[in-house]
Molecule: c-di-GMP-I riboswitch aptamer
Organism: Paenibacillus sp. Root444D2
RNA sequence: AGAAUAUUUUGGCAAAACUAUAGUGAUAUAGUGACGCAAAGCCAUGGGUCUAAUCGCUUAUCUUAGUCGAUCAGAUCGCCAGGUUGCCCAU
Repeated sequence: AGAAUAUUUUGGCAAAACUAUAGUGAUAUAGUGACGCAAAGCCAUGGGUCUAAUCGCUUAUCUUAGUCGAUCAGAUCGCCAGGUUGCCCAU
């Protein structure tokens, strides 16, 4: 210096729910709050999921609905993969 395994201290992040604000919405931000997290730091690049709009299809039958498809614009890194950066101790 590298790899693997286990683990302590200090510190860090903050799910659900509730409140406020923004948004058509998925969600986001702030506060309260801790289910969890060693990358639950960062990047929407690939897949997944979710939302809006348009078109198609089916249904309905006069404009209703969808465990459906396509296009497009978004959301999610606390869904997975990938990229990138990175803290402490012992063996």